Background
The RNA shown here (c-di-GMP-I-GGC riboswitch aptamer) has 75 nucleotides. The coordinates come from a structure-prediction model, not an experiment, and the mean pLDDT is 88.
[in-house]
RNA sequence: CUCGACAAGGGCAAACCACCUGCGAAGGUGGGACGCAAAGCCAUGGAUCCCUCAGGGAUCGCCAGGCUGCCGAAA
Numbered sequence: 001c002u003c004g005a006c007a008a009g010g011g012c013a014a015a016c017c018a019c020c021u022g023c024g025a026a027g028g029u030g031g032g033a034c035g036c037a038a039a040g041c042c043a044u045g046g047a048u049c050c051c052u053c054a055g056g057g058a059u060c061g062c063c064a065g066g067c068u069g070c071c072g073a074a075a
Base pairs, nucleotide, nucleotide: 002075003072004071011036012035016031017030018029019028020027021026034061040067041066042065044064045063046062047059048058049057050056051055
């Protein structure tokens, strides 16, 4: 470095519910855990979705790519 353990200490938080924001996709906060070794960050390519569709927007917990990062068994 690759890799990722019935390891240690921690982290995040799907569905659903409440409240709030938004025309909407969705987002925020709290509750809640299905999962996650980048489920940290970035809309660059693809994909899906929304809108008042030459355009604008949402999703990084869909895939790829970029940047950064905790731990250290086996191989």
It matches the Rfam family "c-di-GMP-I-GGC riboswitch aptamer". Its Rfam clan is "c-di-GMP_I riboswitch clan". Gene Ontology term of the family: cyclic-di-GMP binding.